Annotation
Predicted 3D model of a 97-nucleotide RNA (Glycine riboswitch aptamer). Its mean pLDDT, the model's own confidence on a scale to 100, is 82. The model forms 90% of the base pairs in the Rfam consensus. It was read from a public genome assembly, where an Rfam model found it.
RNA sequence: GACAUCCAAGUGGGAGAAUCUGCGGGGCGAAUGCCUUUCAGUGCCGAAGGAGCAACCGCCCCGGUAAACUCUCAGGCUUCAGGACCGCUCGGAUACC
Numbered sequence: 001g002a003c004a005u006c007c008a009a010g011u012g013g014g015a016g017a018a019u020c021u022g023c024g025g026g027g028c029g030a031a032u033g034c035c036u037u038u039c040a041g042u043g044c045c046g047a048a049g050g051a052g053c054a055a056c057c058g059c060c061c062c063g064g065u066a067a068a069c070u071c072u073c074a075g076g077c078u079u080c081a082g083g084a085c086c087g088c089u090c091g092g093a094u095a096c097c
Base pairs, nucleotide, nucleotide: 001097005093006092007091009089010088011087012086013085018042020041021040022039024037025036026035027034028033043077044076045075049073050071051070052069056064057063058062
């Protein structure tokens, strides 16, 4: 100096599942109604987070260790928001060289 890699910021893309039911609250409306919201109930989703396990490895009783797999605690189920992950830009760190 700096590709890979790691972290942060900005930006673009980004799936799935009930616009469910019930008693209430609030708003709009002349009204049937519409929107929103606490709680409860049932059904569902997996890509915030979290948890679990194989091969393999070890000091082999036991332990280490992965995910986009599995579980759904949490979160979510019109839109919005969120969103693993991917691209681009920029800053910092930096093995080998």